[in-house]
Molecule: THF (Tetrahydrofolate) riboswitch aptamer
RNA sequence: AACAGAGUAAAAUUCCAAGCGUGUGCCAAACGGCACGAAGUGUCUGCCGAACGGGGAGUUGUCGGCGGAACGAAAGAGAAAUCUGCGGUUUGGGGUUUGCAUCCCGCUGUU
Numbered sequence: 001a002a003c004a005g006a007g008u009a010a011a012a013u014u015c016c017a018a019g020c021g022u023g024u025g026c027c028a029a030a031c032g033g034c035a036c037g038a039a040g041u042g043u044c045u046g047c048c049g050a051a052c053g054g055g056g057a058g059u060u061g062u063c064g065g066c067g068g069a070a071c072g073a074a075a076g077a078g079a080a081a082u083c084u085g086c087g088g089u090u091u092g093g094g095g096u097u098u099g100c101a102u103c104c105c106g107c108u109g110u111u
Stems, first nucleotide, its partner, number of pairs: 001111005010098010020087003023036005043069008054105004075084003
């Protein structure tokens, strides 16, 4: 000097455990119907911030906070305790897969 490679945060998916939510009113003899509402996730959008292999830089990518918009869940059993469901639900743990946007330097191997 050339070529090849390693390693992180994290992400996706799946399993397990423990949580949260699963509303209100009206009509109806009943079955059922109608109206309003709706946590959380996801989508779009404004502002602000953060992080991003060992070092430095760092995006139109990622994540978070606050606000706006359109959407939006399913209940059942039981005397009860509770149980079974439902929600692109929350947190923790295990498995699998992927894994610095990119640039410079460094590290390992070969020549």